This is a predicted structure of a 478-nucleotide part of an RNA (small-subunit ribosomal RNA, 3' major domain) from an uncultured bacterium. The RNAcentral record of the full RNA draws on ENA and SILVA.
Context: one part of a larger RNA
RNA sequence: UGACGGGGGCCCGCACAAGCAGCGGAGCAUGUGGUUUAAUUCGAAGCAACGCGAAGAACCUUACCAAGACUUGACAUCCCAUUAAACCCAUAGAGAUAUGGAGUGCGGCUUGCCGCGAAUGGAGACAGGUGGUGCAUGGUUGUCGUCAGCUCGUGUCGUGAGAUGUUGGGUUAAGUCCCGCAACGAGCGCAACCCUUAUCCUUAGUUACCAGCAAGUGAAGUUGGGGACUCUAGGGAGACUGCCGGGGACAACUCGGAGGAAGGUGGGGACGACGUCAAAUCAUCAUGCCCCUUACGUCUUGGGCUACACACGUGCUACAAUGGUCGAAACAAAGGGAAGCGAUACUGUAAAGUGGAGCAAAUCCCAAAAAAGCGAUCUCAGUUCGGAUUGUGGGCUGCAACCCGCCCACAUGAAGUUGGAGUUGCUAGUAAUCGCAAAUCAGAAUGUUGCGGUGAAUGCGUUCCCGGGCCUUGUACA
Numbered sequence: 001u002g003a004c005g006g007g008g009g010c011c012c013g014c015a016c017a018a019g020c021a022g023c024g025g026a027g028c029a030u031g032u033g034g035u036u037u038a039a040u041u042c043g044a045a046g047c048a049a050c051g052c053g054a055a056g057a058a059c060c061u062u063a064c065c066a067a068g069a070c071u072u073g074a075c076a077u078c079c080c081a082u083u084a085a086a087c088c089c090a091u092a093g094a095g096a097u098a099u100g101g102a103g104u105g106c107g108g109c110u111u112g113c114c115g116c117g118a119a120u121g122g123a124g125a126c127a128g129g130u131g132g133u134g135c136a137u138g139g140u141u142g143u144c145g146u147c148a149g150c151u152c153g154u155g156u157c158g159u160g161a162g163a164u165g166u167u168g169g170g171u172u173a174a175g176u177c178c179c180g181c182a183a184c185g186a187g188c189g190c191a192a193c194c195c196u197u198a199u200c201c202u203u204a205g206u207u208a209c210c211a212g213c214a215a216g217u218g219a220a221g222u223u224g225g226g227g228a229c230u231c232u233a234g235g236g237a238g239a240c241u242g243c244c245g246g247g248g249a250c251a252a253c254u255c256g257g258a259g260g261a262a263g264g265u266g267g268g269g270a271c272g273a274c275g276u277c278a279a280a281u282c283a284u285c286a287u288g289c290c291c292c293u294u295a296c297g298u299c300u301u302g303g304g305c306u307a308c309a310c311a312c313g314u315g316c317u318a319c320a321a322u323g324g325u326c327g328a329a330a331c332a333a334a335g336g337g338a339a340g341c342g343a344u345a346c347u348g349u350a351a352a353g354u355g356g357a358g359c360a361a362a363u364c365c366c367a368a369a370a371a372a373g374c375g376a377u378c379u380c381a382g383u384u385c386g387g388a389u390u391g392u393g394g395g396c397u398g399c400a401a402c403c404c405g406c407c408c409a410c411a412u413g414a415a416g417u418u419g420g421a422g423u424u425g426c427u428a429g430u431a432a433u434c435g436c437a438a439a440u441c442a443g444a445a446u447g448u449u450g451c452g453g454u455g456a457a458u459g460c461g462u463u464c465c466c467g468g469g470c471c472u473u474g475u476a477c478a
Base pairs, nucleotide, nucleotide: 001478002477003475004474005473007472008471009470010469011468012467013466015462016461019426020425021424022423023422026317027316028315029314030313031312032311033310034308035307042053043052064303065302066301067300068299069298070297073126077125078124079122080121081120082119083118086104087103088101089100090099091098092097108116109115128292129291131290132289133288137286138285139281140280141279142277144275149188150187151186152185153184154183155164156163157162168179169178170177194269195268196267197266199237200236201235202234203233204232205231209226210225213224214223215222240263243257244256245255246254247253319419323378324377325376326375327374335366336365337364340359341358345354346353385416390411391410392409393408394407395406396405432454433453434452435451436450437449438448
């Protein structure tokens, strides 16, 4: 100087407290451990691994296993030779591939013959490796933590390691600012600049809008038209403790008020200092070294990654009456759409099917649910709760749904009556609850990422638990 203390002081955080909803019990989904297996590919491991890499394993993917094959190779460059390559058919085979056949085809340029291009064969230089090492590395990422810290130059002090500045008094979300001070300045962080959202003005007016005018309909901005409103998207304004009062040290700032759409960082996002964990990744990629080279490379078929006495994590659905079922009947935002989204209509119990209008889309389509009010039914039951499991019959995607997809109908109708110790999230348009969309994607979400609808309770406070910051004290430790 640090680090540590079941030392002290000050401060902060959904850390506790006050509340709301959960998890832990059930069934299922999904990940992991374990076990099993020919293989159940590999990685991730307290917080910070476990719906994680994987924004999507039937084949492919695929790295694993079995079997069948290849050896200059599936892929790249160089040399030599030959010829177009390629398409098609037959036979054998699980296919990779092997053998045979016929026809089409037989390149372009310079131009009279070689070169270039393409393919096949051959020789070797080499290719190839999701093989090892993340404790050899780059790059990227997590974490403490969006915590308020981490440092430097000169000066001064100290024999020196070092100190000072950065400590102190206030204050702040903040090493934020003010005052003081052997310090004076500066840098990386904080804040601001960026995006979005909340208000207004202005410009523009189609595919959006419809107040007034006219036309029109079963209904409808449907039509003429309009440029008001909504909205869209360009440009501006607006918030700065600016104004008033109290407190404070005449400071920084803080408390209250006015005006205002918004008030003290308005809400949200992006943005992550010096560093810590030899943290993660050699399987995104790149890369040193080591290793394999008729195999640890490559191709194919089939299987596996989906196994199942069990244990754990994360979720979904429930256990019901603030409810279930049935009928009539509303209101979003943000997205996507051409090998696509697919309306109206017809048919069907339904999923589906037929059909194909419109739309490369502010024009057409995908396309809301809960709720509210109305009506009917159930009447507290393992039930008209709950839907697992299983059977039968269908549908879709796709060469192909047996291992191993999703959906529908009918039948079946399991556990479950609110969950021990313990434990998680959340302070406002938040929690809770309701649906919608997208990426990946042929098909395959209860996951993920976004979007809106409805919309709470509580916060006395900092004694305690956890984590963090500053000062100080002690020294088993470096």